[in-house]
Notes:
A computed fold for a 596-nucleotide part of an RNA from a Deltaproteobacteria bacterium, annotated as large-subunit ribosomal RNA, domain I. The source organism's lineage runs through Bacteria, Pseudomonadati, Myxococcota and Myxococcia. It matches the Rfam family "Bacterial large subunit ribosomal RNA". Rfam links the family to the GO terms structural constituent of ribosome and ribosome.

Context: one part of a larger RNA
RNA sequence: GGCUUACGGUGGAUGCCUUGGUGUCGGAAGGCGAUGAAAGGCGUGGUUAGCUGCGAUAAGCCUCGGGGAGUUGCUAAACAAACUUUGAUCCGGGGAUUUCUGAAUGGGGCAACCCGAUUCGUGUCAUGACGAAUCAUCUACCACUGAAUACAUAGGUGGUAGAGGCGAACGAAGGGAACUGAAACAUCUAAGUACCUUCAGGAAGAGAAAGCAAUUGCGAUUCCCUAAGUAGUGGCGAGCGAACGGGGAUUAGCCCAAACCGAUGGCGCGUGAUAGCCUGCAAGCGUUGCGUUUUCGGUGUUGAGGGGCUUUGUUGGAGGAAAUUGCAGUUUCCUCGGGAAGUUACAAAGACGGUGGAUAGCGGAAUCCUCUGGGAAGAGGAACCAAAGAGGGUGAUAGUCCUGUACGCGAAAUUUUCCGUCCUUCCUGGACAGAGUUCCCAAGUACCGCGGGACACGAGAAAUCCUGCGGGAAUCUGGGAGGACCAUCUUCCAAGGCUAAAUACUACCUGACAACCGAUAGUGAACAAGUACCGUGAGGGAAAGGUGAAAAGUACUCCGGGAGGAGAGUGAAAUAGUAUCUGAAACCGUAAGCCU
Numbered sequence: 001g002g003c004u005u006a007c008g009g010u011g012g013a014u015g016c017c018u019u020g021g022u023g024u025c026g027g028a029a030g031g032c033g034a035u036g037a038a039a040g041g042c043g044u045g046g047u048u049a050g051c052u053g054c055g056a057u058a059a060g061c062c063u064c065g066g067g068g069a070g071u072u073g074c075u076a077a078a079c080a081a082a083c084u085u086u087g088a089u090c091c092g093g094g095g096a097u098u099u100c101u102g103a104a105u106g107g108g109g110c111a112a113c114c115c116g117a118u119u120c121g122u123g124u125c126a127u128g129a130c131g132a133a134u135c136a137u138c139u140a141c142c143a144c145u146g147a148a149u150a151c152a153u154a155g156g157u158g159g160u161a162g163a164g165g166c167g168a169a170c171g172a173a174g175g176g177a178a179c180u181g182a183a184a185c186a187u188c189u190a191a192g193u194a195c196c197u198u199c200a201g202g203a204a205g206a207g208a209a210a211g212c213a214a215u216u217g218c219g220a221u222u223c224c225c226u227a228a229g230u231a232g233u234g235g236c237g238a239g240c241g242a243a244c245g246g247g248g249a250u251u252a253g254c255c256c257a258a259a260c261c262g263a264u265g266g267c268g269c270g271u272g273a274u275a276g277c278c279u280g281c282a283a284g285c286g287u288u289g290c291g292u293u294u295u296c297g298g299u300g301u302u303g304a305g306g307g308g309c310u311u312u313g314u315u316g317g318a319g320g321a322a323a324u325u326g327c328a329g330u331u332u333c334c335u336c337g338g339g340a341a342g343u344u345a346c347a348a349a350g351a352c353g354g355u356g357g358a359u360a361g362c363g364g365a366a367u368c369c370u371c372u373g374g375g376a377a378g379a380g381g382a383a384c385c386a387a388a389g390a391g392g393g394u395g396a397u398a399g400u401c402c403u404g405u406a407c408g409c410g411a412a413a414u415u416u417u418c419c420g421u422c423c424u425u426c427c428u429g430g431a432c433a434g435a436g437u438u439c440c441c442a443a444g445u446a447c448c449g450c451g452g453g454a455c456a457c458g459a460g461a462a463a464u465c466c467u468g469c470g471g472g473a474a475u476c477u478g479g480g481a482g483g484a485c486c487a488u489c490u491u492c493c494a495a496g497g498c499u500a501a502a503u504a505c506u507a508c509c510u511g512a513c514a515a516c517c518g519a520u521a522g523u524g525a526a527c528a529a530g531u532a533c534c535g536u537g538a539g540g541g542a543a544a545g546g547u548g549a550a551a552a553g554u555a556c557u558c559c560g561g562g563a564g565g566a567g568a569g570u571g572a573a574a575u576a577g578u579a580u581c582u583g584a585a586a587c588c589g590u591a592a593g594c595c596u
Base pairs, nucleotide, nucleotide: 001595002594003593004592005591006590007589008588009587015581016546017545020517021516022514023513024512025511026510027509029506030505031166032165039101040100041099042055043054044053046079047078049075050074051073061095062094063093064092065091066090070083071082072081106115107114108113116135117134118133119132120131121130122129137163138162139161140160141159142158143157144156145155170201171199172198173197174196175195181188185235211218212217222249223248224247225246226245232240233239253498254497255496260298261297262296263295265293266292267291268290269289276285277284278329279328280327281326282325283324303476305441306440307439308437309436310435311434312433313432314431315430317336318335319334320333321332322331323330337428338427339426340425341424342423350422351421352420353419354418356416357415358414359413361409362408363407367382368381369380370379371378383400384399385389391403392402393401447471448470449469450468451467452466453465454464457483478493479492480491481490482489533540534539553580556567557566558565559564
């Protein structure tokens, strides 16, 4: 020096554990904000570094409920001082306070700071000072005022209402790549994806046929399965990729424009006895009337066309008033009665009651003995409950010890689902049938040409949809579509609008589950974690869990300056001593044996 064995040191693998994560499925909710949000700064405790809570009323204040014996949050013990059966701490509902920054909004600013104005108040002899309230901008509406410039308009001032910012995904719209694939690459693809912007809702968007279909027919939209990787499209390459039809989920339909009538404001025309004043007769009135246009009300909404106007017939509660007056009719309006519907569209506000739920909670069955052991829930013996033998805890493995579980019960206050009543609106005030009719049925629109885009469809035979430029119809004897185009046939009615559900998503709250992880795993984060630390900054970003059942955390003695140890003691165990469960290997020793 090497090898072997034993015993140690070091080290922190492994095993076991779990406070933390991950995923899935329900429920609820789907927003917060000028009544100042999200996010922060700084404070705030008797002693207080961090976390949590809170805001100068500062680990809290008031009140209403719950609860029932201890309490003054956590790391984290202690001391001091207090509170509490006159019900504290704690849990929940409602309220008060809520510094400074931040959309930040009186002005400024290098966020958490600086400086004001007006009114009122406190204080001062007075000024300074202090306190409260108000003072940003934009938009809409209203009012007042008001230039060049007469009316007016711009502008100004005030009032009322709203907006602004934040937030995970889902949604709509406006813009819109490249890598890549085509084994290169340019059309093409990736992809209308990523990303940017704007806007919204609990969903959004779409939506009641100018639709499909094909000689039978269907009947708004959305979503799923299928049709089907089919028909197509495609440097016919790579690729892209329907629809009809069928089966399901869910179902809901409506309102206007116009014609016409009435009222209303403006403009123009026009009359001197005549058009007009609902009709007939008589009387009376006369700035009435006619045309055009504004606003309002009524009417009206469809495709075997619909509607208007004129007219005929049938039918339809009661009463009253008005239309210059009287009579007869007619029309309009009002009241009562009858009927219907309704706040998600078709009009629109609530109030009250009931019902179920949410936000604290409450009740809730049934076991003892012996043995082993530090400890019984284990073993043995004998019982019981079960609408409860889910789970967790308790000194080892507990249906009957604790907490729970099945089941049942509960709200002063706030909130919510559904139902009912009040309420509101509509109809009755019209409806149906027939005839006539010269009236209406959404215009720079449809359509066409040129240039683009979207459609599964790349200009193609290219319909259909959108539109930048130019041209430019018709009104039912009309117009669109049926994949160029024409005819026939069929089908629908554009150029206005609203509309729940089925569908998408999950930041937050809550419940349950897992052939998900178990501390180099699982979130980056089981611990003071987006912390420490790094970076001017955008940004990057860790490591770090486990004594024991209980601190019972080793009184006292000794060695040592201390660190550390030896006794003693605690404990089942101290080779469980806080550098703490187990304690592998590398590595370092001590002892013995063997070899050199």